[in-house]
Molecule: small-subunit ribosomal RNA
Organism: Candidatus Tremblayella phenacoccinincola
RNA sequence: UCAGGUUGAACGCUAGCGGCAUGCUUUACACAUGCAAGUCGAACGGCAACACAGGCUUAGGCUUGGUGGCAAGUGGCGAACGGGUGAGUAAUGCAUCAGAACAUACCUUAGAGUGGGGGACAGCCAGGUGAAAGCCUGAUUAAUACCGCAUACAGUUCUCUACCAAGCAGAAUGAAAGCAGGGGACCAUUGCCUUGCGCUCUAAGAUUGGCUGAUGUCCGAUUAGCUUGUUGGAAAGGUAAAGGCUUCCCAAGGCAAUGAUCGGUAACUGGUCUGAGAGGACGGCCAGUCACACUGGAACUGAGACACGGUCCAGACUUCUAAGGAAGGCAGCAGUGAGGAAUCUUGGACAAUGGGCGGAAGCCUGAUCCAGCAAUGUCGCGUGUGCGAAGAAGGCCUUUGGGUUGUAAAGCACUUUUGUUCGGAAAGAAAGAUACCCAACUAACAAUUAGGUGUUAUGACUGUACCGAAAGAAUAAGCACCGGCAAACUACGUGCCAGCAGCCGCGGUAAUACGUAGGGUGCGAGCGUUAACCAGAUUUAUUGGGCGUAAAGGGUGUGCAGGCCGUCUGUUAAGAUUGUUGUUAAAGGAUGAGGCUCAACCUCAUAAUGCAGCAGUUACUGGCAGACUAGAGUUCGAGAGGGGGAGGCAGAAUUCCGCAUGUAGCAGUGAAAUGUGUAGAGAUGUGGAGGAAUACCAAAAGCGAAGGCAGCCUCCUGGUUCGAUACUGACGCUCAGACACUAAAGCAUGGGGAGCAAACAGGAUUAGAUACCCUGGUAGUCCAUGCCCUAAACGAUGUUGACUAACCAUUGGAUUGUUACCCUUUUCAGUGGUGUAGCUAACGCACAAGUCAACCGCCUGGGGAGUACGGCCGCAAGGUUAAAACUCAAAGGAAUUGACGGGGACCUGCACAAGCAGUGGAUGAUGUGGAUUAAUUCGAUGCAACGCGAAAAACCUUACCCACCCUUGACAUGACUAAAAUCCUACUGAGAGGUGGGAGUGCUUGAAAGAGAAUUGGUGCACAGGUGCUGCAUGGCUGUCGUCAGCUCGUGUCGUGAGAUGUUGGGUUAAGUCCUGUAACGAGCGCAACCCCUGUCUUUAAUUGCUACUAGUGUUUCAGUUACCUUAAAGAUACUGCCAGCGAUGAGUUGGAGGAAGGUGGGGAUGACGUCAAGUCCUCAUGGCCUUUAUGGGUGGGGCUUCACACAUCAUACAAUGGCUGGACCAAAGAGUUGCCAACUUGCAAAAGGGAGCCAAUCUCACAAAGCCAGCCUCAGUUCGGAUUGUACUCUGAAACUCGAGUGCAUGAAGUUGGAAUUGCUAGUAAUCGUGGAUCAGCAUGUCACGGUGAAUAUGUUCUCAGGUCUUGUACACACCGCCCGUCACACCAUGGAAAUAAUUCUUGCCAGAAGUAACAGGCCUAACC
Repeated sequence: UCAGGUUGAACGCUAGCGGCAUGCUUUACACAUGCAAGUCGAACGGCAACACAGGCUUAGGCUUGGUGGCAAGUGGCGAACGGGUGAGUAAUGCAUCAGAACAUACCUUAGAGUGGGGGACAGCCAGGUGAAAGCCUGAUUAAUACCGCAUACAGUUCUCUACCAAGCAGAAUGAAAGCAGGGGACCAUUGCCUUGCGCUCUAAGAUUGGCUGAUGUCCGAUUAGCUUGUUGGAAAGGUAAAGGCUUCCCAAGGCAAUGAUCGGUAACUGGUCUGAGAGGACGGCCAGUCACACUGGAACUGAGACACGGUCCAGACUUCUAAGGAAGGCAGCAGUGAGGAAUCUUGGACAAUGGGCGGAAGCCUGAUCCAGCAAUGUCGCGUGUGCGAAGAAGGCCUUUGGGUUGUAAAGCACUUUUGUUCGGAAAGAAAGAUACCCAACUAACAAUUAGGUGUUAUGACUGUACCGAAAGAAUAAGCACCGGCAAACUACGUGCCAGCAGCCGCGGUAAUACGUAGGGUGCGAGCGUUAACCAGAUUUAUUGGGCGUAAAGGGUGUGCAGGCCGUCUGUUAAGAUUGUUGUUAAAGGAUGAGGCUCAACCUCAUAAUGCAGCAGUUACUGGCAGACUAGAGUUCGAGAGGGGGAGGCAGAAUUCCGCAUGUAGCAGUGAAAUGUGUAGAGAUGUGGAGGAAUACCAAAAGCGAAGGCAGCCUCCUGGUUCGAUACUGACGCUCAGACACUAAAGCAUGGGGAGCAAACAGGAUUAGAUACCCUGGUAGUCCAUGCCCUAAACGAUGUUGACUAACCAUUGGAUUGUUACCCUUUUCAGUGGUGUAGCUAACGCACAAGUCAACCGCCUGGGGAGUACGGCCGCAAGGUUAAAACUCAAAGGAAUUGACGGGGACCUGCACAAGCAGUGGAUGAUGUGGAUUAAUUCGAUGCAACGCGAAAAACCUUACCCACCCUUGACAUGACUAAAAUCCUACUGAGAGGUGGGAGUGCUUGAAAGAGAAUUGGUGCACAGGUGCUGCAUGGCUGUCGUCAGCUCGUGUCGUGAGAUGUUGGGUUAAGUCCUGUAACGAGCGCAACCCCUGUCUUUAAUUGCUACUAGUGUUUCAGUUACCUUAAAGAUACUGCCAGCGAUGAGUUGGAGGAAGGUGGGGAUGACGUCAAGUCCUCAUGGCCUUUAUGGGUGGGGCUUCACACAUCAUACAAUGGCUGGACCAAAGAGUUGCCAACUUGCAAAAGGGAGCCAAUCUCACAAAGCCAGCCUCAGUUCGGAUUGUACUCUGAAACUCGAGUGCAUGAAGUUGGAAUUGCUAGUAAUCGUGGAUCAGCAUGUCACGGUGAAUAUGUUCUCAGGUCUUGUACACACCGCCCGUCACACCAUGGAAAUAAUUCUUGCCAGAAGUAACAGGCCUAACC
């Protein structure tokens, strides 16, 4: 980080249907328009509009409250419900459980009453005023409106009986309203009677509400003290009611570390999501409670409000206006704008449920019931089913064979859910009204109420659910993913680009990771993405973590609160535990049933948690009481100690001062210098001053809580250990805050100051050297007093208690044995070492880091940061407490293998040293870089490129440049066609080439026609061709470490594992060579040996080789011979075999003998696992890419040969160990017919002529040179040196200008032994001398071979370089050419600070103060009553 579940979601792509739910999470932002609270005429006066009826009428109409009814008004009830929203509120709230000092309209029950009077105000009418909203005046009027009187003795208040209580004791105060129906002798409206509904008083109930208590209810201490009506009391007021709710008086309380106060955030709950659970997050819909209604304040009315669709005031905003004034409040339902990623119709109906009013009918009801929109969620259904291989076509891939899409399609046969059309068709409806019956009430057959019967009205949804029929596969599939996590793979395109990405990461020319396609996987009318929550995460750990080294033990102690606490007995019953009762609203969830075709959804029933009450139990914890001694402490006797404080004393040393002796340095360092000294240092002797620290003893030792403590003596003092007796009787452990101590440095004041020594100065070192080194030197170090309070304050390990193998050492006691000690036994208290068990990630850990218990402190990825801000402390320096923004995907621990180290040990090598000869300086040659050029083809670049590829660039080579030509091609295969092939020749051209002329007709087979093979021409397609690119796509080959001694495996063992062991150790070797030891035993590739050459001998063999000898011949030579030499085949020899010493009686080593050779005899070939993406695509082969009238092919000419310069490798020299001239001697190994070329002749010479011999132990190349013997030169730019240049020639070759080699004559540069640096070589080697081969027409200072002459040195491994083994450190692993730190530059994203500005919140102080309530005072007005 992801896989799971979830959402009031949004976005992208897509979309067939139905059921049930859900739908402004943002601006408690502003709102156009309509609707959302009215009703009652059975309370009232009445009559604006409508209808009916009556009357009048000129037929237009007018009129009558008369009737149905009713605008506006008076009056009643309602409007405090229902509906919305969540701003405020951390408790005036909510949840649960209790409680007492209250109210309660309508409703229910019970009792009593409803008597008799009065005066007004609206409306209406008239008038006035204003734009409007409205207002004013006058006259008149009703009531269930308003006001008195009577009555009440259950209300309220007071009095009385001493108080309290009680009282059928007394006093005061204090009610009312009628309306409708019916009856009825009398006119009949009232009155009267009666019924119903109202009204008044009282009591009770129900319901609802107000109040109080307990418990629970987010974060912050960088908010620690808050509070004055505050806390309590007496009294009074006030309220429906208790109460500082309010006032006066009295007291000084109250709250708080169990977090008051303050700040931030937030409506709470039932529940929802998740989780195994414990928990965590959330509070949308539904339900309960609270709060709010534009913002703030206030009261009025009322049973109920401090009132969403009421009032008043203030404010902001909006609208109207005639400018004077007015009006408004969607957080009701729709709807609009704005905001936003985002959330619906200005719908229908009161049919049902519920509410208000009413006697009722009924009216009202955006509550509600329905419909509409939206895949927003959830549940269900469908998009067809069966058969169907020619495995179709097409697509994609391909090893070109095929595979896959795929029974998928087509085709055949069926079905009809859904959709379309048509037809039928529910439930939701019963109250009600009316007629009648019965019962109650009643005087009553009236009215009313309860029950019943008949008739009858009422459906928004809706012609909806549902049922049936017709046609017809017809109307219906997408989205994401396919590198790992994580199910699913290929091709093409792209080329660190475009892009992907949840994490790791992918992409730089072969991308399963980007984009597309084919295929596949998953889900499916949805699928993905984003956002958010829980889980996984035992990653805050109660369940359930840690702190030696990973983050984490406080620096140490004392100790209040707190937490925990030994043994026994009794009691209590708080915790604990059992039963039961109440409550825990409903819904939801669980279980069991039932209803919609199923499901979702809906209905019914049951069980269940918490809190409270009651009754039990008493083991454990707690409280109380009593007892005990094992914890703890006291007493007595001894002991050890650098424990602390104060005072005194001592010796050694450093420095300084005086004197003496004495003379030139001393001091210091890697080396020096600064410094000091002839004004006498240092040295030596002697005397003195002063300060600081205490050698040896000394130790793994001792003491202390830690820091820390060391000369000796005295005084004062703390703790501790051992032994013994008695006593106290749990008095104990730990410890937030608090208090005390706290190294060094530092600060303050005053002393002191020898040495040392920050800062500072000088001298060195160095690129620099604000350092290391040196010479000086001030604070400080020392003392007293007061601060500071931090350290790697470490055992990186908190304190206390208990337990857990063994052994050893040591300190202090006691003790046993012997007793005189040493020594020994046991035991207590310490300090250390090894170590089985156990623990641990490992390292490691017994004085635990083991097994347990108690308490405290601390940690939760790295950086930012132990920092900022704030607080506290401090004289300061600073300390303590202690974040966030931002940023990274790691940081870290322990161990492993390598690599590395200016770490260690051991070993080896021409690695150094010891030597010889060089290079680097000169001239030249060759190669390279650079420069130049049309081109100077390409490659190789530290060692490990540079006389390298190239064992030969004049042309060719040749790949490069210029010019001219060709296009199936110079070369290969296949197809078609023609012709034998081939040869001669003319013209043109620089040539390639172009245009012509002529000659010519073969081979095999077949009777012939024809066919075939080879070759050539033509056509034109597949293709050829490419020294074009990629050596970082490759094969092969090669270089290098390195001929270094290493590199591995099997089995076993050890380790959680990476890995280790073996392969390490002790010896030894050239060697991982061998021996020995050993949890290893074996094995493989390397080493060695086997192979070749060479050194000695033997055997065999004898031409062209050889010749001691014989014979003949007689300068040569021939013929024998084959011992020797030589040649070339086969063998032998050397193995530490023998002797002696050393060694472990081993491996081996040292010396010796013998031997041609001695310890791998000397050379060569032979190159382990691997490293360097080492070199090579230009030897060859090859993937991919590119090119195809050219990047292919041909020809001529040019270039690769240039030249201010730099480097590398060589040649020749600088001379006398030499040069020149002459004479004479001795090799090896090779080559030769397009060849080597003899004798002889010519030429000064290169060479020419000539032609013998040789296909080679025969002939030729071919005289080897140095050396040797003579002569000249005599130290000089020369008789050294030979470059350069001139001239005349020779040779090769079509061709010698660019651009070959050689010869003669002439010319005669530089150079007199080479700076820093650097190369090769250990014996037939270095050095020196010549000879040959390959390449080759010609061209050699290169290269590969050959022999001649022939040295010096090695005591050794300190150092340089390289390598090997073991070990150690590591922050490296691309592996030290590693990693990595800081400054500076630029910027201002984040944070802090500074300056300035604005808004908000909180706090404090002051000024002004609306409406309103209460009280008081004043003025004015006034019906009923006084």